This is a predicted structure of a 350-nucleotide part of an RNA (small-subunit ribosomal RNA, central domain) from an uncultured bacterium.
The full RNA is in RNAcentral, with records from ENA and Greengenes.
[in-house]
Context: one part of a larger RNA
RNA sequence: CUGGGCGUAAAGGGCGCGCAGGCGGCUGGCCAAGUCGCGUGUGAAAUCUCCCGGCUCAACUGGGAGGGGCCAUGCGAUACUGGUCGGCUGGAGGCUGGAAGGGGGAAGCGGAAUUCCCGGUGUAGUGGUGGAAUGCGUAGAUAUCGGGAGGAACACCAGUGGCGAAGGCGGCUUCCUGGUCCAGUCCUGACGCUGAGGCGCGAAAGCGUGGGGAGCGAUCCGGAUUAGAUACCCGGGUAGUCCACGCCCUAAACGUUGGGUGCUAGGUGUCGGGGGUAUCGACCCCCUCGGUGCCGACGCUAACGCAUUAAGCACCCCGCCUGGGGACUACGGCCGCAAGGCUAAAACUC
Repeated sequence: CUGGGCGUAAAGGGCGCGCAGGCGGCUGGCCAAGUCGCGUGUGAAAUCUCCCGGCUCAACUGGGAGGGGCCAUGCGAUACUGGUCGGCUGGAGGCUGGAAGGGGGAAGCGGAAUUCCCGGUGUAGUGGUGGAAUGCGUAGAUAUCGGGAGGAACACCAGUGGCGAAGGCGGCUUCCUGGUCCAGUCCUGACGCUGAGGCGCGAAAGCGUGGGGAGCGAUCCGGAUUAGAUACCCGGGUAGUCCACGCCCUAAACGUUGGGUGCUAGGUGUCGGGGGUAUCGACCCCCUCGGUGCCGACGCUAACGCAUUAAGCACCCCGCCUGGGGACUACGGCCGCAAGGCUAAAACUC
C1' cells in the first nucleotide's frame, strides 16, 4: 500500500449550511507538470543467473551477462489528467408570469368540553369495579338550569392527503418570512457535486430564573388484588405538562436504507402544475413535468424482499463496520449549573 462490507447478520453520522480537501460538462489554441518513448549517466560489493575452476559434493574462488526499480539529464510524443487563454449551453443559477401547502415567527380572535365559584330546582345517594372499598354527599352532593372565572387542547373536515433538511407542523384572521412546483426559453456562462474540522438546527424528559396551573399526572398517600404486590385496577395528588428567556443535545432521531448525477419493461391510484381534444361549461379522455402510494419485468439478494422514490447498472465525495462479553464502561481530554453528553480502551473471559 492493498480486501470485503453497512434495509433485517457488526456497520449510514439525528438533520442542514459550509472553509480546506477530493471529484468535475461540450469545444479550440498554446504549455508540457503528470503520462509515454528514445539516448546518456547512475543503479557499490555480496546475493540471483550463465560459464570456468575447485573438491567425491556442498561451501568457496574467478569471469561474463541480465535485471526490476529509483533518480538525474537531453531529445521527442500530446490521446488522457493538469496549467493557461478563448468559445459554447445541455449542468447550475437568474429573469418574467402563474400555482399548491398543518413550512417558520409574532399578534389578535372563536366555539365545544372538563374543572372550580355564585344562584335556582330538587333529595338520598353518588362514584368506582371483575366484584368491591377508600373517596364525595343531609354543612344538601350526584342530576338539571342560569350566570361567572381560568387554563389547556383544537371534534367533524382528515386522506398509505399536504408542507418541511431533519426534529416536526392541524380552529380562524392579520402582519413578517423560508422553501418548492409549473410555463416561457429572455439573461449569466461550469458559477457545479461532496464535504474532515467548524457553525447552526435538533422530539420527549431534565435543569436555571420568573410567570401560569383547567385537565392529565412520574414520585408520593390511601383503597383493593395477592402468598407477597414497593405493580397491573380504583380514590387522591406534587414535580411536570403550558408561557417567556437561557441551558441540555439524547432517541426504535427508523425507510433501522448518507448525498449527488446518468442509465435500465410496464400496470394502477392519488396530490400539485401545464398543454391538447371534446363540451355552453364542469366531469371524462389523451400528452407532459414534479411529489406521494400500491403491484410487478430484467437485474439484484443468504433469504425475506428491493425493483425509475432500487436494495438494479455505473461514477464522485463523506460517514461507519472488522467475533460475543467486559463496555453506549474505566482513565484522560473537551462540553455542561447539574443530570450527564461526546470521544473511547485494557486486563480477564467464552